Background: The RNA shown here (Bacterial RNase P class A) has 424 nucleotides and comes from a Bacillota bacterium. The organism belongs to Bacillota, within Bacteria.
[in-house]
RNA sequence: CAAGUAGGCCGGGCAAUCGCGGGCGCCGGCCUUUGGCGUCUGAGGAAAGUCCGAGCUCCGCAGGACAGGGUGCUGGGUAACACCCAGCGAGGGUGACCUCAGGGAAAGUGCAACAGAAAUCAUACCGCCGCGGUCUUGCGACCGUCGGUAAGGCUGAAACGGUGCGGUAAGAGCGCACCAGCGGCCAGGUGACUGGCCGGCUAGGUAAACCCCACCUGGAGCAAGACCAAGUAGGGGAAGGCUAAGGUGGUCCGCCGACUUCCCGGGUUUGGUCGCUUGAGGUGCCUGGCAACUGGUACCCUAGAUAGAUGAUUGCCGCUUCGAUCUGGAUGCAGCCUGUGGCGGGUAGCCUGUCAAGGCACUCAGCUUGCAGGAGGCGGCCGGAGAGAAGACACAGAACUCGGCUUACAGGCCUACUUGCAAA
Numbered sequence: 001c002a003a004g005u006a007g008g009c010c011g012g013g014c015a016a017u018c019g020c021g022g023g024c025g026c027c028g029g030c031c032u033u034u035g036g037c038g039u040c041u042g043a044g045g046a047a048a049g050u051c052c053g054a055g056c057u058c059c060g061c062a063g064g065a066c067a068g069g070g071u072g073c074u075g076g077g078u079a080a081c082a083c084c085c086a087g088c089g090a091g092g093g094u095g096a097c098c099u100c101a102g103g104g105a106a107a108g109u110g111c112a113a114c115a116g117a118a119a120u121c122a123u124a125c126c127g128c129c130g131c132g133g134u135c136u137u138g139c140g141a142c143c144g145u146c147g148g149u150a151a152g153g154c155u156g157a158a159a160c161g162g163u164g165c166g167g168u169a170a171g172a173g174c175g176c177a178c179c180a181g182c183g184g185c186c187a188g189g190u191g192a193c194u195g196g197c198c199g200g201c202u203a204g205g206u207a208a209a210c211c212c213c214a215c216c217u218g219g220a221g222c223a224a225g226a227c228c229a230a231g232u233a234g235g236g237g238a239a240g241g242c243u244a245a246g247g248u249g250g251u252c253c254g255c256c257g258a259c260u261u262c263c264c265g266g267g268u269u270u271g272g273u274c275g276c277u278u279g280a281g282g283u284g285c286c287u288g289g290c291a292a293c294u295g296g297u298a299c300c301c302u303a304g305a306u307a308g309a310u311g312a313u314u315g316c317c318g319c320u321u322c323g324a325u326c327u328g329g330a331u332g333c334a335g336c337c338u339g340u341g342g343c344g345g346g347u348a349g350c351c352u353g354u355c356a357a358g359g360c361a362c363u364c365a366g367c368u369u370g371c372a373g374g375a376g377g378c379g380g381c382c383g384g385a386g387a388g389a390a391g392a393c394a395c396a397g398a399a400c401u402c403g404g405c406u407u408a409c410a411g412g413c414c415u416a417c418u419u420g421c422a423a424a
Stems, first nucleotide, its partner, number of pairs: 001420010012317007020042008044395001048406002051404005056221004063253004068217005073087005088102001089100004103212002108210002110206002125153002127149004131144005161179006180202001182199007225274005235264006246256002281300006288293001319391004325385005331379003336374005341368003344364004349360004
């Protein structure tokens, strides 16, 4: 620098003016309904889904059993949970990490199309070997109411352990080595499980199929329910019942128990108050614990609407986007200048030499653009400053409350870890 993994946070702030809801105080008004002033306060991390668990309310049993339903590795946490934490096992990933509807197939039943010989204690289609027979000079070929075989081949998602070696008439755990599975013993661990040794050679898959096992489990739900006001016809009929109808899902037992059910008709089908927000509450610090979380302490009170409130405007700041202009860096391209280099020219210079000529030095207004440096131009890239303009753009609105899970989310920030590249 790039790519990832896990977790957390924000997703506008401040002020003023006006407008809404609630609490408290004061004043007025009034007969229970409105007004004014002041002050405090007023949507979410998911308020969504309604998938779990509870608090709370009601049902004279919510007491027992069955059925039904739920969960399903182990140990912890919690009010509880199908949630959370830490582990075990299996799988994926180089890794950080992620996923699991994770008990039982030797209790029973069922299912596996097609293909294949055969789909569970199933099987011999093609084969291999032996034996008998026929043919052949021989190699060998063919046949079979015979015997052995399941190693090889076909089919399939899957074929009664896998690979290799030995052995055999040919084969086979028939024997051996390693591995998987199953069983036994020992050790470690609270446990799931792990490791070691031994054994005989092997006892398919599927339970998100029925089922078995272990544990849990009354029902209905704030439109629960309580109260007040108003109003009416304590009306009529039928059936059943007090030898038990009925009693908040079903059946039985237990218990309570006199009315219960249906039809017709009348009043209401309205209004109000409570429930309704102080909580398994929040925040900071300390303690115990790997952690989830527990304990202690200090401070705080942060919506309660009811056709449904929390908005509008302005200013400043912040954020996002665009952005005239200025500026820094490295880089690419084509040229310029200086120096140097090469070729070439010249020389009043020097050296070598028999001549020709060669070398050194100096010089050039020529050719070349090899190298170094300098100042600019054009192009794009990476930054910095920035007048000004625009925007409020993510998902999305409480309705009894809380703990979770799941789903949605523009843009941005933080922490820890993993991998790759480069440099020191």

It matches the Rfam family "Bacterial RNase P class A". The family's RNA type in Rfam is ribozyme.
The model forms 95% of the base pairs in the Rfam consensus.